This is a predicted structure of a 1440-nucleotide RNA (small-subunit ribosomal RNA) from an uncultured deep-sea bacterium. The RNAcentral record of the sequence draws on ENA and SILVA. Its Rfam family is "Bacterial small subunit ribosomal RNA". The prediction has a mean pLDDT of 87.

[in-house]
RNA sequence: CUGGCUCAGCGCGAACGCUUGCGGCGCGCCUAACACAUGCAAGUCAGGGGGCCCAGCCCUUCGGGGCUGGGUAACCGGCAAACGGGUGAGUAACGCGUGGGUAACCUACCCCUGGGAGGGGGAUAACCCCCCGAAAGGGGGGCUAAUACCCCAUAACGAGCCCUCCCACUAAGGGAGGGCUCCAAAGGCCCGCCUCUGCUCUGCAAGCGGGCGCCCAGGGAUGGGCCCGCGUCCCAUCAGGUAGUUGGUGGGGUAACGGCCCACCAAGCCUAUGACGGGUAGCUGGCCUGAGAGGGUGGCCAGCCACAGCGGGACUGAGACACGGCCCGCACCCCUACGGGGGGCAGCAGUGGGGAAUCGUGGGCAAUGGGCGAAAGCCUGACCCCGCGACGCCGCGUGGGGGAAGAAGCCCUUCGGGGUGUAAACCCCUUUCGGGCCGGACGAAGCGGUAGGGGGUUAACAGCCCCCUACCGUGACGGUACGGCCAGAAGAAGGGACGGCUAACUACGUGCCAGCAGCCGCGGUAAUACGUAGGUCCCGAGCGUUGCGCGGAGUUACUGGGCGUAAAGCGUCCGCAGCCGGCCCCGUAAGCGGGUUGUCAAAGCCCACGGCUCAACCGUGGAACGGCAUCCCGAACUGCGGGGCUUGAGGCUUGCUCGGGCAGGCGGAAUUCCCGGUGUAGCGGUGAAAUGCGUAGAUAUCGGGAGGAACACCGGUGGGGAAGCCGGCCUGCUGGGGCUUGCCUGACGGUCAGGGACGAAAGCUGGGGGAGCAAACCGGAUUAGAUACCCGGGUAGUCCCAGCCGUAAACCAUGGGCGCUAGGCGUUGUCCCUUCGGGGGCAGUGCCGAAGCUAACGCGUUAAGCGCCCCGCCUGGGGAGUACGGCCGCAAGGCUGAAACUCAAAGGGAUUGGCGGGGGCCCGCACAACCGGUGGAGCGUCGGGUUUAAUCGGAUGCUAACCCUAGAACCUUACCCGGGCUUGACAUGCACGGUAAGCCUCCUGAAAAGGAGGUGUGCCCACCUUCGGGUGGGAGCCGUGCACAGGUGGUGCAUGGCCGUCGUCAGCUCGUGCCGUGAGGUGUUGGGUUAAGUCCCGCAACGAGCGCAACCCCUGCCCCUAGUUGCCACCCCGAAAGGGGGGCACUCUAGGGGGACCGCCGGCGAUAAGCCGGAGGAAGGGGGGGAUGACGUCAGGUCGGCAUGCCCUAUAUGCCCGGGGCUACACCGGCGCUACAGUGCCCUGGACAGUGGGUUGCGACCCCGCAAGGGGGAGCUAAUCCCCAAACCAGGGCGAGGUGCGGAUUGGGGGCUGCAACUCGCCCCCAUGAAGCCGGAAUCGGUAGUAACGGCGUAUCAGCAAUGUCGCCGUGAAUACGUUCUCGGGCCUUGCACACACCGCCCGUCACGCCACGGAAGUCGGCCGUGUCGGAAGUCCCCG
Repeated sequence: CUGGCUCAGCGCGAACGCUUGCGGCGCGCCUAACACAUGCAAGUCAGGGGGCCCAGCCCUUCGGGGCUGGGUAACCGGCAAACGGGUGAGUAACGCGUGGGUAACCUACCCCUGGGAGGGGGAUAACCCCCCGAAAGGGGGGCUAAUACCCCAUAACGAGCCCUCCCACUAAGGGAGGGCUCCAAAGGCCCGCCUCUGCUCUGCAAGCGGGCGCCCAGGGAUGGGCCCGCGUCCCAUCAGGUAGUUGGUGGGGUAACGGCCCACCAAGCCUAUGACGGGUAGCUGGCCUGAGAGGGUGGCCAGCCACAGCGGGACUGAGACACGGCCCGCACCCCUACGGGGGGCAGCAGUGGGGAAUCGUGGGCAAUGGGCGAAAGCCUGACCCCGCGACGCCGCGUGGGGGAAGAAGCCCUUCGGGGUGUAAACCCCUUUCGGGCCGGACGAAGCGGUAGGGGGUUAACAGCCCCCUACCGUGACGGUACGGCCAGAAGAAGGGACGGCUAACUACGUGCCAGCAGCCGCGGUAAUACGUAGGUCCCGAGCGUUGCGCGGAGUUACUGGGCGUAAAGCGUCCGCAGCCGGCCCCGUAAGCGGGUUGUCAAAGCCCACGGCUCAACCGUGGAACGGCAUCCCGAACUGCGGGGCUUGAGGCUUGCUCGGGCAGGCGGAAUUCCCGGUGUAGCGGUGAAAUGCGUAGAUAUCGGGAGGAACACCGGUGGGGAAGCCGGCCUGCUGGGGCUUGCCUGACGGUCAGGGACGAAAGCUGGGGGAGCAAACCGGAUUAGAUACCCGGGUAGUCCCAGCCGUAAACCAUGGGCGCUAGGCGUUGUCCCUUCGGGGGCAGUGCCGAAGCUAACGCGUUAAGCGCCCCGCCUGGGGAGUACGGCCGCAAGGCUGAAACUCAAAGGGAUUGGCGGGGGCCCGCACAACCGGUGGAGCGUCGGGUUUAAUCGGAUGCUAACCCUAGAACCUUACCCGGGCUUGACAUGCACGGUAAGCCUCCUGAAAAGGAGGUGUGCCCACCUUCGGGUGGGAGCCGUGCACAGGUGGUGCAUGGCCGUCGUCAGCUCGUGCCGUGAGGUGUUGGGUUAAGUCCCGCAACGAGCGCAACCCCUGCCCCUAGUUGCCACCCCGAAAGGGGGGCACUCUAGGGGGACCGCCGGCGAUAAGCCGGAGGAAGGGGGGGAUGACGUCAGGUCGGCAUGCCCUAUAUGCCCGGGGCUACACCGGCGCUACAGUGCCCUGGACAGUGGGUUGCGACCCCGCAAGGGGGAGCUAAUCCCCAAACCAGGGCGAGGUGCGGAUUGGGGGCUGCAACUCGCCCCCAUGAAGCCGGAAUCGGUAGUAACGGCGUAUCAGCAAUGUCGCCGUGAAUACGUUCUCGGGCCUUGCACACACCGCCCGUCACGCCACGGAAGUCGGCCGUGUCGGAAGUCCCCG
């Protein structure tokens, strides 16, 4: 940088957890369109006739009959029941949305207008009788009415047909006029009245008035039917679909167009602008989110649609194919007398069931609305209300003020204090909400009634209709809202979080456990991440969690992304559709721009105002962008039509260019084979070999011949081609490109989904060919193995012809076209100029680079720059280029191409390191060279292991292992066993009591310890004093008690300090500047040089720090100073000895100084740094050695040296004591000693050091003892005395033997230290004499006074297991060609997938468990299509 994952926001018809005081407004089965008990949800009516019940009256032959009024249910009839209410199953559709059309239509009730209602007829429910049935219900007979039904009449402005005219048209049509034909009705019901008329005459009507109805026609309004444009999800792994299919003619049907239906005719129709198929889904206004564009969604409310158990069907009707109608089929449930019947909550409530989940079987028609009615009214689970549920939104409360430098409790603490915190208590005040008591609505009026008034109609002061006024009546909610009073801070706070994102930290508990977790990630003993607490933060009657949507995500990019290397350019070209298109003119107006009109219902959003105390909520009004349609205007741009142009494109013409393609022929070199000659013992091959070939004559060599394949040199960073690719020569055929000159066509162009062609190698089919090479295969080697690399053979194949395949790191990992944007250098082709050096143009091909671009790397006129056009492709990694499906292929396989599941990343470029069996340069005893060891033996010692009561603990590659330990018999000692102590063995403080302390003896005991006796009377202060002393206090000591001590108990992964190691390696950094988006780089790299980042030179660096070096110490030479205890040249003394005198020259001692610097000379080198050589010098190029250890690394080591946080322990994990153990021993390892012998061993004699140590010590000399040692003891507190040498030298012996080498082991006898040598010391003597004859693989040290060899000293220490350690001196070598290799390291560079850094990372199989997905002989099911058969209800037709 790319890229995914995740979070913070807003939202929800939610659910779940914890919690819950009040109110308002909303919302409340998202799942089973699963099944439903019960009740309710659609009736109503002055049309009709009767039944039944009640009351009154009249009549009666007392059997009863009649009349009036009221009630009631059913029936005939009218209207409604097609609305309202529910649901979202189906539907991808003219279903919905939007805009249109209907000249192709209908519309009950309502409104307006015109006209009309004459005459007649026959039935049928109810009812009565009979019959069947369990029921539901049915059958037969009989009576009867109508606003039920039928016929006739009348009728046009109505309908049909014909004619004429007008309008319109593609057409059927519309309107006007005329002719012919056809179709009505209920004169019913109610109220009032008596003017007219009639009568059976205070009255009733056939009369009059009013109201409601009836019929025909026209118009309106409302509601609908049908048609069209546009819009409306996913899958192309659904690519072809279609038979009434597409159209026509004629007919049927409908309110109406239509293939809606039918007959016949034609063969069409749809589809990549996605038909057909599959999946999903009711659509919309809106709602959520978003800056917007967009994305998601369609719950409540509103519009439309669809559905009513599932499927089908029609009937009635203005309207239905009808949720609470009918018929049929199916499934299910119920009743049944088994014959047969009944049912449909997706209406309201309710039940079961499903589910994470969604309410009362409430009240009322008071309001709004609906049906019927003239009206009263009836009906209304529509609706209005109430109830339940923090489900959501909104509002309110749980109190307000005062109150300490600040109570208690709790928490933290560095113990000082801090926090909770004005919080509480306490004082003053208030009373919302809740509680009690009292009052108490709006919603109600445009309704009804009564009364009064006015107007109209009329014969009428009846009645009816209209208007006004007054009063009365009507409320489910509800005694609710609201108001008042009373009491009292009284009844009312929780949830989540506090590691980062993200606001809020501590303690304890826990110890990779328990747990947390949205992502990253926390937890393995100090956890702000788990759990709890205190505190804090956020929100608050809520708070969290889960799920889902949008956002953040510019992460599908229209706004607004990309494809060289991150995912992404098709292998290449041709090319239809599509998309895009040069210059000028004219026209048009589809796109486009401006304006008009209509519409986009209401609600919602927004604005204003208003109503509930506010708000939520509600009312009234207003408004924008924009969508569709309409008409008008404009003409720049695009399109379209026309005309013209030449610059894009193409063509002709001349010469040239080319491994471009195809075909035929020819050539030489080489390999192999065959024949012949010469010739002999090998050849061949490799790291080395072997297999192989060869005496039957190979290899080698000469001659001849055969055959196949490929074409050295030229050859190039060069040429050609679209790519793949193309290379000997000649010929034929043929393609393309470039340059150049003029002319021609006139935009003819660019790109290209699908499609087509070409397409390396391998592979496939058939046929041929086959020299060499060579998968497979066979041998030989290599190896742990070697199905490889190497070697010997060798078949497909490689070659040719024909046909397939169709892939690749088919790469410039870079699609094609056009234009534009500095140059420089080279090269190919061609043309031009030339002063012949060269220069220029065009087209190619390379390198470097400007601007610019890029994450960087890099690209850069051959773009990855700046633009336009077109195509292809990408959207985290794995699964997977896999599976399934389809297409292609003979096969191999190719093309297309997922998902489940899983991960918190996978990636690109660059950076710093580290690493490399990468490179370059260079160091180190790193190798090599040389010397001596270790590894074998015995012993010492340490460790592992094992053992044990304990064998205390630590250290573990280098960098643990003679290390901690410079001294384990007790002690040490930390371990084990046992015996004991508990304020403790040790420190500080306090209280009380006692008393010096201390010392000695005895008893018990293993000791610790306990007990007894004796001795001893002190020091300081004050007071008293008979000066003897006494008293009190203090220090000290003892006892008791309390605070506390103690711990070698844990953690070196909590630490300090100190140390080891890389490494005495030459490195590690900083400031400023510069470069880079950045990490970072530069400096520090480079050229030289050095032991060195040492120095010099160069350089975008210039300086600086820590390291290096130097300064310090020892040592080597000289000088000065000094001269005892050191020294002795000269002089003296002395038997001798520097013993004495003397001296301080020398040695030496120990303090100071000098000396060495590449300073001098020569050479090399850049005249530098420096290197080489030389002179001088005791010493050279750092003289030798030491001390000194950069930034850091190893969580290196040490809590057991010490210190120290935390934890643990408290009559023990502390303390004391006795004994034991740390010393064990079948083994293994490390470090050493002594050896194996003759450069040796033994014996005798002889010589020379230095560092050091020494007074409870070193101890001379002498004596005793074989010796260890003992006795005695001079001298020395030490340059004075003592400890004090060996190898070596001389002489002698040993003579190759497990010995006279070697000394282990064991026996015996001694010595010393110590309280004590049994476990478990050292030494001596005698005896014993083991293994061992130089050490496998491997491995260590050393480069000079070094190795090797030799001895000496010291600390610790009573003694000593010391062969260890630290030092000292003596004798004193060998070797280094060289840097290939081993190990370690430095610098530069390169690759990297490593970064706890190669002891890294990481791949695959297998084993076990789990998950997901695929396949599988088959088997079972669902859905769709189609053929055939059967076929219910029903509609239409035909027959009867």